Model confidence (mean pLDDT): 81 of 100. Large-subunit ribosomal RNA, domain V from Halorubellus litoreus, 584 nucleotides, folded computationally. The full RNA is in RNAcentral, with records from ENA. Rfam family: Archaeal large subunit ribosomal RNA.
Context: one part of a larger RNA
RNA sequence: CUGGAGUCCCCCAGGGGGAAGCGAAGACCCUAUAGAGCUUUACUGCAGGCUGUCGCUGAGACACGGUCGUUAGUGUGCAGCAUAGGUAGGAGCCGUUACACAGGUACCCGCGCUAGCGGGCCACCGAGGCACUAGUGAAAUACUACCCACUAAUGACUGUGACUCUCACUCCGGGAGGAGGACACCGGUAGCCGGGCAGUUUGACUGGGGCGGUACACGCUUGAAAAGAUAUCGAGCGUGCCCCAAGAUCACCUCAAUCGCGUCGGAGACGCGAUGAAGAGCGCAAGAGCAUAAGGUGGUCUGACAGUGUCAUUCCCAACGAGUGACACUGACGUGAAAACGUGGUCUAGCGAACCAAUUUGCCUGCUUGAUGCGGGCCAUUGCUGACAGAAAAGCUACCUUAGGGAUAACAGAGUCGUCACGCGCAAGAGCACAUAUCGACCGCGUGGCUUGCUACCUCGAUGUCGGUUCCCUCCAUCCUGCCCGUGCAGCAGCGGGCAAGGGUGAGGUUGUUCGCCUAUUAAAGGAGGUCGUGAGCUGGGUUUAGACCGUCGUGAGACAGGUCGGCUGCUAUCUACUGGGGG
Repeated sequence: CUGGAGUCCCCCAGGGGGAAGCGAAGACCCUAUAGAGCUUUACUGCAGGCUGUCGCUGAGACACGGUCGUUAGUGUGCAGCAUAGGUAGGAGCCGUUACACAGGUACCCGCGCUAGCGGGCCACCGAGGCACUAGUGAAAUACUACCCACUAAUGACUGUGACUCUCACUCCGGGAGGAGGACACCGGUAGCCGGGCAGUUUGACUGGGGCGGUACACGCUUGAAAAGAUAUCGAGCGUGCCCCAAGAUCACCUCAAUCGCGUCGGAGACGCGAUGAAGAGCGCAAGAGCAUAAGGUGGUCUGACAGUGUCAUUCCCAACGAGUGACACUGACGUGAAAACGUGGUCUAGCGAACCAAUUUGCCUGCUUGAUGCGGGCCAUUGCUGACAGAAAAGCUACCUUAGGGAUAACAGAGUCGUCACGCGCAAGAGCACAUAUCGACCGCGUGGCUUGCUACCUCGAUGUCGGUUCCCUCCAUCCUGCCCGUGCAGCAGCGGGCAAGGGUGAGGUUGUUCGCCUAUUAAAGGAGGUCGUGAGCUGGGUUUAGACCGUCGUGAGACAGGUCGGCUGCUAUCUACUGGGGG
């Protein structure tokens, strides 16, 4: 000097692998005693409507009622002259020359239990007639007074029904007037209807939430690790009553089972005998307890009573209500000869605050001095909150919103590996005989981290989600190609195994598909990983917003790993990495 290789520094261009790139306090999911929109047979209300009634609102007559009053009449068990309403007074009362009349006869009317009662008529007769005495629960409609029930007439007030009117009031009309009319309108009040509208609620636990369940109040056993206490949607089961005897007391008795004997009688009914500490029974779950019985039978009873208090537990060791239990005192009782026992059931479950209401007894107190009445309060009993220390309470949201959460789900990662894939040990058996050419049950042991689960450890102030496409790298448990071994390998073709990842592993139909099925080829048409590689590379068919239809479900708003049509893919590359080019 020429050529080659490498290191460092700088620049230009590029396409976008990484910076879990930038963008937006995640829209999915959950939580909040956070919202909003919508729905309804959620709760509570409000408009509005209907109907009644009162006011505005007056007049008349009819019918039928109600209340009160007046007048007149009626009132039948049996016995009894007779159709006796009740009570009290009561020994007399009514009538006798009249235009009148007690009583009787005839006629008419009303009532009626067919016996009669009341009224009218003076046509006829007429001077006495009716009581008091006998019978009856009760004595005279002889007379008088009051009252009850019913009937008729009448008066007042009032109601209902249908009707008439005009004067309020309403409408039409410029007016005259007309139409309607005490109705309507309007106002008050009561009942009913009332998502038309409003305010709200719609629980918690939870191996995410929902669905399911209640582990939300209690009891027993176990977990529980031999003091006590002790969790999980741990395991096994129960309670929300029942009983006037299944309670109290006194007395007597002893069970289950087995064996033997005994008419029907048998394995098993009942009787007798033997053995028999409990293997029975005690209302109910389990545990404890019990034969001196708490078990079985009988007698008498109501202590399953009225009050007061202490302690324990509920609630270990701090506090805490209701509830529960034990013990003591006072009173009144039961049983027993008595001692004694009895404050329910042998013990541990069987339960509930305040407000409000009802009720018992007593006390205090207001109106008010006394009585009475009506209130208020205290003590107590009963009536609920089972989400059981107790708000009065239904849903939808894909039209949605906010605050938050990786305290909590869906994708991916991580852990695990039941499931999955692959392998091994043993070798029962198949293989005409023969376990191991080949296949291999039952059982056992691994490897992998592809499937599906489980966990909830990272990420909810966001790591873009299926499939396809493009392009690159890797693994081997090898589909083809290479070398080798065994064979139930004659050869050809196979079957099984060992080494081996250099290269290859394609095309089409259907489906969004991965996968799968099918077709014709091929040496072969292998499997898997790289945030189920790859959306700051593409696509956007699927899934997964808002629109809409169908089926099903729902009263509805709406919902549906049911179907269907439609539906946006942002980013100018700082660093790094890489590719191409240039310079020192």